[in-house]
């Protein structure tokens, strides 16, 4: 100085948690889609280390050398013959040419020197011969460069080039001959060089080094030159570079656990610049490995880069360091340096040339081509700069490099204009039609000139020459808003909304999800949001993800504690003192390349970019410190162990003994059943069962005691006695002296079932058989019954092996039981009481927890060690390995698939869970329905149409309080088209009435009559009506009740449903509203973390019941009077009654009970008594309940028709089924006659009296009445009398015939009624089922509405007569409250399991088959190094006059090693594979119903057997089982 952490969506009805999936961010050598103005700086084959045409990428030096060639020149000669002279015979003779000599300036094939080992490319291989960091080299090398010292004397022999010749198509090669050097070789000289021997000094961690000295031996050189110098040799040092070694670090897999023979070490030798098994001979038998050897897979490493708060994670492209490679494999040569990208040899693959004999080649250099791929550039310019090679230098070379080109591939910068401009143009979109939006946006006016364009000038890079870039950057001037905006998104996350189209289609989608006719989610448009020359998508990495947790997670129930113990390695470890200084801490030194990051500055107009300065966590060395840890020494006793004395115990092993029960056998008594079940049957029994008595035999298990008692590590252990034996506990003394804890591997133990061998076998009992149950019943129940259960010896090694809680240690309130042992107190003693340790329960504080809950026996607070987990399914499965006789066990994946799976708790709902309570719910009764006939409604069928709606309860005498036409919505036919109806415009006409013709009518044709109302003098105007014309519009009982309003049904007149504040809980929520009583009631009282309140209940309203007061007509008439046929009249106001008003009933009073309560029971009084009876009144809500056909209404649809009118038909059909009723079946009755008693109602297009006619329906008649007046109107059951006498009847009345009446244009389809005649079924109704608790049921009639009439037996009311029964709440149904379980929440009409069938997907096995990589055995063995031989060959040195010989070298041959190749078997990996196994997914398939509630047999775990399937059964275990009862413990009272 800088930096410093964000969440969201999704499991549920809701909640908290666990947990996965997904998103928002950043990044990229990117690609794809749409779009695209400019510039700067970067960057660009991630795939085929695939193959490459063409050009270029490493040469240079003539001042190393001899030649060759060109050339100025010199000498000599030849030639030549322009020209001159000429005696014409000839002579001289220039230029030129050739040869020779001198020699200038160049070029250069070759010899030689240096370079070519750098620079450039790529990342195949390689998991260590690599890289990074720190060291070592006393075990080493170094051309060129720098410094210092010394030196370069003397000789020699060759060889290329070249010449001649030969072979070959070529590439090339052979032979002979010549020649030079800074090429090669000998001799001399020489130091601080090297070697051998020796002496001294000194240093080092060791081998050992360094220095000095003595003697001996060995080893050098090259010249060139422009005369400046450059080069050469030996030695010492430096710089820089390299070799080798050491330590540490560096991916995954253990379903890779053992690997290794030059392997590990030693000695001798060899080899190298140098150490070393690097190589070799011999000797020894070692070496590595759980701290991961070996094997397999993958990978260049690093500085750095991306991300991240960091720690980390991922990555290693450009730039930089290192490594490796250069077509594939092997090899060496040269050289300072290579086992060599543009060198060599060999083998292989491939390509090319060829005369077929043989040759040539290697772009992973720069460009470029083909190929591959989603994808990656120019066959460019220049050596001007920087750097490199050579050269003395000029210079040459340089696809390194500097530049340019292409690509929005990335980062950065700029622009596409700026100002003014309407209460707001047009267009478009939308609308509630008023408007709103686009929008100051545009146009218009006024400006500006960045970029691009044009013209002119013009750099730095190079301070002198040289500029590819480049006439480029930059500057000046010019003109004109002119040339320059898109992409994605708009349901939530996530900023941004409307319209139309579509209709689970088309489509979208990152997750949740959207789309089935009103889609802010699809498509389009308008508008909006975001970013902007880009924007989106895809892919990948990090983040978010504390979702592998070092920082920084967990394991009772969510995934997760090993079944238990012993114990090895390892990890960890009590107290005191000394030493040491490994860890630890502090200072210093070295290093940490550059670039990058970060900070501060500076340069390009800014920025990106670049430059400068500073900083930089690690490692090593060194100096100190010593608290802690470690190591070491010496001690200690608190941990641990030992000793002694006790008592407790279902601890273990073996042997023996006992009684009850059971079965069997025998014998006795005895007779018809026994047994079994929900009920039965199979079974047993007259051959004597069951029952009972006695005797005997056998096997297994041990009642009571017995207890959340005891013991054991766990599994587990239960009669009694004896023997042997383990552990724990208490108390006390002494001893050892940290001996401890944990424990990967390992070892041992380990229920039940199961296996093997041999016994045993009473009971029980998988399998099996039979009987039942059932739709079936491979089950539950019953009768039998075999393995097995038991013993001995082996094996298996698993369980819900559970406290679902690993072991050990320490600490942290208590209370109360219980078991064992001890102490105190007390007592004669025992209890009681207090207390210590160990075990075993419950409650509870702090604390913990997601909650449930845990809580000194922790799930609290800490320490040590081990095991285990990381979404669900696939799966504890496959493959592999190990174990097992087998069954099987242990270890243990992936593909694929889903967005959840899960824990705890909450509210509901539900339960063939529990408790309490209510209701005509049952029961007790009465009357019915269901059977008959008919009526009515519905379904079905039929039909041209039988219009539509309503369908469990909550549709079905329901909409419909009344279909002959109308109604009417349906059908057929005939008609109309601004319409039957409304408003507006224009024109005409008064309206209106009547007649004729055609027609079924609507409608059509024609004729006649007629001139209104208001205002105004008039003209005219106004209102209303009719007609015509055009269009706006009308109209629709067309669709959607799942778009709606309103209204209604139902739960249910059930007692509930909520809220405010407070409190509790993380929260959903709870409390209140639960509890004890009580009520018809959440009614009231008491209690209570609740206190209050609201909607409901009740009350307030209406009717009835009693009384009083007022008023008395049309009502009444006691008393008085008149008439009597009658309250008819006078009168009366008492009564009845009517209409108003008031009183009365409140558990008010008494007794009892209850808690001094609420209340309940009884009583008094009262017309009425505990809501007096009835009605109206229906909480929050449920059923997408009903209704678009009452009405209203959104949207959609029809518009000469789905609208409107008319006639006729239909809604009334009829094999049938159901529902609701009526009438009956008769004597409590039918019929006939007579006599009584109501109330509610209706009435002017009406009710209609009396009288008369008709058997009657009815007709006639007209009085009265707009009604307490008149009328409908007769009440009927009842009662009295008569008759019928139990029959299909004098019951019953259907059906049918005839004749009529009434309504109405009209009774055929299709009305009602009357009279006469006819006289079906039916003799009380199966299963089942309905209503009703008192003026009720039942029975009886009356009235009304609708209505012309009527199908009314319906509905709504009215009165008359008038019962029976309720013990009670077990059961059915419905409901309320509390509680419990739940895997349900669309809520049990729920959820859900498995087989089978079909389709698709991935995967295992599989006879085999194909391919690959690697190892091994053997064979062959190139090049080449090394070794041997070297008879062949050879110039330098030596001997020799010479010939020749020697030394030395070498061709060749042989040998070891050795790549490729061949062959053999094994292991591994991958692909394919008929068939086959299970798994997953799929909207509605089949069979059952296993699980969730006590899921209807509680479930689950292990194991065995069985079965279409879920599954069933046996044995043992668990509670993660409901309910009831008992025992024990605890809490409250």
């Nucleotide at each position: 100085a800088a930096a410093u952490g964000a969440g969201a969506g999704u499991u549920u009805g809701a909640u908290c948690c666990u947990g996965g999936c997904u998103c928002a961010g950043g990044a990229u050598g990117a690609a794809c889609g749409c779009u695209g103005g400019c510039g700067g700086c970067g960057u660009g084959c991630u795939u085929a280390a695939c193959a490459c045409a063409u050009g270029c990428a490493a040469g240079u030096c003539g001042a190393a050398c001899g030649g060759a060639c060109u050339u100025a020149u010199u000498u000599a000669g030849a030639u030549g013959g322009a020209g001159a002279c000429u005696u014409c015979g000839g002579u001289c003779a220039a230029a030129g040419u050739c040869u020779u000599u001198u020699g200038u300036a160049g070029u250069u094939a070759g010899u030689g020197g240096c370079a070519a080992a750098c620079g450039g490319g790529u990342g195949a291989g390689g998991a260590a011969u690599a890289c990074a960091u720190a060291g070592a080299u006393a075990a080493c090398c170094u051309c060129c460069c720098c410094u210092c010292g010394a030196g370069a004397c003397u000789g020699g022999g060759a060889u290329a080039a070249c010449g001649u010749u030969c072979c070959g198509a070529a590439a090339g090669g052979g032979a002979c001959g010549c020649u030079a050097a800074u090429a090669c070789c000998g001799g001399a000289u020489a130091u601080u060089a090297u070697c051998u021997u020796c002496u001294u000094a000194u240093c080092g961690c060791a081998u050992g080094g360094u220095a000095a000295g003595a003697a001996g031996a060995u080893g050098a050189a090259a010249a060139g030159u422009c005369c400046g110098c450059u080069g050469c040799u030996c030695g010492a040092g430096g710089a820089a570079g390299g070799g080798u070694c050491u330590a540490u670090g560096u991916c995954a897999g253990a379903u890779u656990a053992g690997c290794u023979u030059g392997u590990u070490g030693g000695u001798g030798g060899g080899g190298u610049a140098a150490u070393g098994g690097c190589c070799u001979a011999c000797c020894a038998a070692g070496g590595c490995g759980a701290u991961a050897a070996u094997c397999u897979g993958u990978a260049g490493c690093u500085g750095g880069u991306c991300u991240g708060a960091g720690a980390g994670g991922a990555u290693g492209g450009u730039c930089a360091g290192c490594c490796a490679c250069a077509c594939u494999g092997g090899g060496a040569c040269u050289g300072c340096g290579a086992c060599a990208c543009g060198g060599c040899c060999c083998a292989g693959a491939c390509u090319c040339c060829u005369a077929c004999g043989g040759g040539a080649g290697g772009c992973a250099g720069c460009a470029g081509u083909g190929g591959g791929g989603a994808a990656u550039a120019u066959u460019g310019c220049g050596c001007a700069a920087u750097g490199g090679a050579g050269g003395a230098a000029a210079c040459u070379c340089u696809g390194a490099c500097g530049c340019a080109g292409c690509g929005a591939c990335g980062c950065c910068g700029c622009g596409u204009g700026a100002g003014u401009g309407a209460a707001g143009a047009a267009g478009u979109c939308u609308u509630u039609c008023g408007g709103g939006a686009u929008g100051u946006a545009a146009a218009a006016c006024u400006c500006u000139g960045u970029c691009a364009g044009g013209u002119g000038g013009a750099a730095c890079g190079a301070u002198a020459a040289u500029g590819a870039c480049g006439g480029u950057a930059c500057c000046a001037c010019c003109a004109a808003a002119g040339g320059a905006a898109g992409c994605c998104c708009c349901g939530g996350c996530u900023a941004a909304c409307u319209a139309c189209g579509u209709g689970c289609c088309a489509g979208c989608a990152g997750c949740c999800g959207c789309g089935g006719u009103a889609a802010u989610a699809c498509g389009u448009a308008g508008g909006g949001g975001g970013c902007g020359a880009g924007c989106g998508u895809u892919a990948u990495c990090c983040g978010g993800a504390u979702u592998u947790a070092c920082u920084g997670g967990g394991c009772a129930u969510a995934a997760a504690g090993g079944g238990a113990g012993c114990g090895u390695a390892g990890g960890u470890g009590g107290u005191u003192a000394g030493g040491u200084a490994a860890g630890u801490c502090a200072g210093g030194u070295g290093u940490u390349a550059a670039a990058g990051u970060c900070a501060a500055a500076a340069g390009c107009u800014c920025a990106a970019c670049u430059u400068u300065u500073g900083u930089u966590c690690g490692c090593a060395c060194u100096u100190g410190a010593u608290a802690c840890u470690g190591c070491u020494u010496a001690a200690c006793u608190a941990g641990a162990g030992a000793u002694c004395a006790g008592g407790a115990g279902a601890g273990g092993a073996a042997a023996g003994c006992g009684g009850a029960a059971c079965u069997c056998a025998c014998a006795g008594u005895g007779u018809a059943g026994c047994g079994g079940u929900g009920a039965a049957a199979u079974g047993c029994g007259u051959a004597g069962a069951u029952a009972u008595u006695g005797u005997g035999a056998g096997g297994a298990a041990c009642a009571c005691c017995a207890g959340u008692u005891g013991c054991g590590a766990a599994g587990g252990c239960g009669g009694c006695u004896u023997u042997c034996u383990g552990g724990a506990c208490u108390g006390a003394u002494u001893c050892u002296g940290a001996c401890a804890c944990u424990g990967a591997g390992g070892c041992u133990c380990g229920a039940a079932a199961g296996c093997g061998u041999g016994g045993g076998g009473a009971g029980c009992a998988a399998a099996c058989a039979g009987g039942a149950u059932u739709a079936g019943a491979u089950a539950c129940c019953c009768u039998g019954g075999u393995a097995g259960u038991c013993c001995a010896c082996g094996c298996u090694g698993u369980a819900a092996a559970c406290g679902g809680u690993g072991u050990u240690c320490a600490c942290u309130a208590g209370g109360u039981g219980u078991a064992g042992a001890g102490g105190g107190u007390a007592u004669c003693g025992a209890c009681c009481c207090c207390u210590u340790c160990u075990g075993u329960g419950c409650c509870a504080c702090a604390g913990a927890u997601a909650a449930u809950u845990c809580g000194u026996u922790a799930a609290g607070u800490g320490a040590a060690c081990c095991g285990c987990c990381u979404g669900g399914g696939a799966a504890g499965u496959a493959c592999g390995a190990c174990c097992g006789c087998a069954a099987g066990g242990u270890u243990a994946a992936a593909a694929c698939u889903c967005a959840a799976a899960g824990g705890a708790a909450u509210u509901g709902a539900c339960g063939g869970g529990g408790g309490c309570c209510c209701g005509c719910a049952c029961a007790a009764g009465c009357a019915g329905u269901g059977g008959a006939g008919c009526a009515u409604g519905u379904g079905g069928u039929u039909u041209a149409a039988u219009u539509c709606g309503a369908c469990g309860a909550u549709a079905c005498c329901c909409g419909a309080a009344g279909a002959a036409c109308c109604u009417u919505a349906c059908c057929a036919a005939g008609g109309c088209u601004u319409g039957a109806c409304a408003u507006c415009u224009a024109g005409a006409g008064a309206a209106u009435u009547c007649c004729u013709c055609a027609g079924a009518a609507a409608c059509g044709a024609g004729g006649a009559a007629g001139u209104g109302c208001c205002u105004g003098c008039a003209a005219g105007g106004g209102a209303g009506c009719u007609c015509u014309a055009a269009g706006a519009c009308a109209g629709g009982u067309g669709g959607u009740g799942c778009a709606u309003g309103g209204c209604u049904g139902u739960c249910g007149u059930c007692a509930g449903c909520u809220c405010g504040u407070g409190u509790c809980g993380u929260g959903a929520g709870a409390u209140g509203u639960u509890g004890g009583g009580u009520u018809a009631a959440g009614u009231c009282c008491c209690g209570c973390a609740a206190c209050g309140a609201g909607c409901g209940c009740a009350a307030c309203c209406c009717c009835c019941g009693u009384u009083c007061u007022g008023u008395g007509u049309u009502g009444c008439c006691a008393g008085c009077a008149u008439u009597u046929a009658a309250g008819a009249u006078g009168g009366g106001a008492a009564c009845u009654c009517a209409c108003a008003g008031a009183a009365g009933a409140c558990u008010g009073c008494c007794u009892g009970u209850g808690g001094a309560a609420a209340g309940c029971a009884g009583g008094a009084g009262g017309a009425a008594g505990g809501u007096g009876g009835g009605g109206a009144u229906u909480a929050c809500g449920u059923c997408a309940a009903g209704u678009c056909a009452u009405c209203a209404u959104g949207c959609c649809c029809c518009u000469u028709a789905c609208g409107c009118c008319u006639u006729g038909g239909g809604c009334u059909a009829c094999a049938c089924a159901c529902a609701u009723g009526c009438u009956a079946c008769a004597a409590u009755g039918g019929c006939c006659g007579g006599u009584a008693c109501a109330a509610u109602g209706g009435g002017u297009c009406g009710c209609g009296a009396a009288g008369c006619c008709g058997c009657g329906a009815g007709g006639u008649g007209a009085a009265g009445c707009c009604a307490a007046u008149c009328u409908c109107a007769a009440a009927a059951a009842a009662c009295c009398g008569g008759u019928c006498u139990c029959a299909g009847u004098u019951c019953g009345g259907a059906u049918u015939g005839u004749a009529g009446u009434c309504u109405g244009u009209a009774a055929c389809u299709c009305g009602a009624c009357u009279a006469c005649a006819u006289g079906a079924a039916g003799u009380u109704g199966g299963a089942a089922u309905u209503g009703c608790u008192a003026g009720u049921a039942a029975a009886c009639g009356c009235a009304g509405g609708u209505c012309a009439g009527c199908u009314a037996u319906a509905c709504u009311g009215c009165g008359u007569u008038g019962a029976a029964u309720a013990c009670g709440u077990u059961c059915c149904c419905g409901g309320g409250c509390c509680u419990u379980g739940u895997a349900c929440a669309c809520a049990c009409c729920g959820c859900c399991c498995g087989u089978c069938a079909c389709a698709c997907c991935a995967u295992g096995a599989a006879a085999g088959u194909u391919a690959g990589a690697a190892a091994c055995g053997c064979c062959c063995g190139a090049a080449g190094c090394c070794a041997a031989u070297g008879u062949g060959u050879c110039a330098a040195c030596c001997c020799g006059c010479a010939a020749g010989g020697g030394a030395g070298a070498u061709a060749a041959u042989u040998g070891u090693c050795g790549a490729a190749g061949g062959u053999g078997g094994c292991g591994c990996u991958a692909g394919c594979g008929a068939u086959u196994g299970g798994g997953g997914u799929g909207a509605a398939g089949u069979c059952g119903u296993a699980a969730c509630a006590a899921g209807g047999u509680a479930g689950c775990c292990g194991u065995a057997c069985c079965g279409g399937a879920a599954g069933g059964u046996g044995c043992g275990g668990c509670u993660g089982g409901a309910u009831c009862a008992c025992c024990u413990c605890c809490u409250u009272u």
Predicted 3D model of a 1533-nucleotide RNA (small-subunit ribosomal RNA) from a Candidatus Margulisiibacteriota bacterium. The coordinates come from a structure-prediction model, not an experiment, and the mean pLDDT is 85. The source organism's lineage runs through Bacteria, Bacillati and Candidatus Margulisiibacteriota.